[in-house]
């Protein structure tokens, strides 16, 4: 000085003029305890708020049961409210490395699939060739046997190297080594990692293909879900006959039913169980208001302490939108960062020196993109900036 790897944090800023949305606080005015204005003072989008791909909170079915399917996961040990996250490991594969990347349980339960070559592609297989034998013949032609050790197809041939035997080969046998299969013995919580003995000799790939095994899984979803209000008609009551006040709840027809149970529920079905006097259909009508859910939380920050690490424990502090046709915007000047081009006329720094950085001066441009119940995650977008740790390379000391 260059090249890369993993990681974390920011998300333009300040003033001014107008203009908004929530909460507190007086204050004016009024049809007075409704509502309006205006003023003070305070808070007001995001690291992804986008995807809706995951897993929760709550809420409601609902006081809810077992069975099937259907859906997820798939190495091991943690962590978390959980989770297909995240953290540390082991196996396996890429890389010089720092690191990445894995749909990482089972192919001996079963079914399938491996195209073309090719003799054969799972309990296969003789195409070329070696060797024996006989006929023919003096060439390597025919037939009959034995072989898979050489070659050749091909992604991928039913173990690799020596050797011993053989007519010629062959795990047929023996040494090594790989692989499987048992047993032992060290190290780890575990996956597993390292060592040793026997053993037959060897029983492709493919489950991101059906399946199979282990384990996790109720459903709907804030438009979830509650309160008030209004409400045509009808009871009743009370009265000055205008009218109030309470209660019920929309009219009209038709079907089935009220314990012989209509209908509904245990949001895929099935058995069981359970509410239950109304349910359901056609025509017409009235409502579409107002508030809570709604933001204090598995919340956030700082210090210690436990831990490799995710993460936990204790302490201290802080409350940071809450809207509802949907609010934080416009408009101006300055700094700011990044991209170009320009001057080097002073100045500073580095070079032998061209120059190049500061530095001055014009121009451009500042991303992705906006809460709507809330959270942990993951995936996708992204102008630039700050920072930290580690690999390799060159060169200087």
């Nucleotide at each position: 000085c260059g090249a890369g790897c993993c990681a974390g944090c920011c998300a333009g800023g300040u003033g001014g003029c107008c203009g908004c949305g929530g909460c507190g606080g007086g204050g004016u005015g009024u049809u007075c305890u409704g509502c309006a204005c205006a003023c003070c003072g305070u808070c007001g989008a995001g690291g992804a708020a986008c995807g809706u791909c995951c897993g929760g909170a709550c809420u409601c079915c609902a006081c809810a049961g077992g069975g099937c399917a259907g859906g997820g996961u798939g190495g091991u040990u943690g962590u978390u409210a959980a989770c297909g996250g995240c953290a540390a490991c082991c196996c396996g594969g890429g890389g010089c490395g720092a690191c990445c990347c894995g749909c990482g349980g089972g192919a001996a339960a079963g079914u399938g699939c491996c195209a073309c070559a090719g003799a054969g592609a799972a309990c296969a297989g003789a195409c070329c060739g070696c060797c024996c034998g006989c006929a023919c013949u003096g060439g390597u032609u025919g037939c009959g046997g034995g072989u898979a050790a050489g070659g050749g197809u091909g992604a991928a041939a039913c173990g690799g190297u020596g050797g011993u035997g053989u007519a010629a080969g062959a795990g047929a046998c023996c040494a090594c080594c790989a692989g499987c299969g048992c047993c032992c013995c060290c190290g780890g919580u575990g996956a597993c990692g390292g060592g040793g003995g026997c053993g037959g000799c060897u029983c492709g790939g493919u489950a991101a293909a059906c399946c199979c095994c282990a384990c996790c899984u109720g459903g709907a979803g804030c438009a979830a879900g509650g309160u008030c209000a209004a409400g045509a008609g009808g009871a009743g009551c009370c009265c000055u006959c205008g009218g109030g006040c309470u209660c019920u709840g929309c009219g009209c027809g038709g079907a089935c039913g009220u314990g012989u149970g209509a209908g509904g529920g245990c949001u895929g079905c099935c058995c069981g169980c359970c509410c239950g006097a109304g349910u359901c259909c056609g025509c017409g009508g009235g409502u579409a208001g107002a508030c809570c859910g709604c933001u204090g939380g598995a919340g956030c920050g700082g210090a210690c302490c436990g831990g490799c690490g995710a993460c936990g424990g204790u302490u201290c502090g802080c409350c940071u939108a809450g809207a509802u046709g949907g609010a934080u915007g416009g408009c101006c000047a300055c700094c700011g960062g990044c991209c170009g081009g320009g001057a080097c006329a002073a100045c500073g720094c580095g070079g032998u020196g061209a120059c190049g950085c500061g530095u001055c001066c014009c121009g451009g441009u500042c991303a992705c993109a906006g809460a709507a119940u809330c959270c942990g995650g993951c995936g996708u977008a992204c102008c630039g900036g700050c920072c930290g740790g580690c690999u390799c390379g060159u060169c200087c000391g």
Molecule: Bacterial RNase P class A
Organism: Stackebrandtia albiflava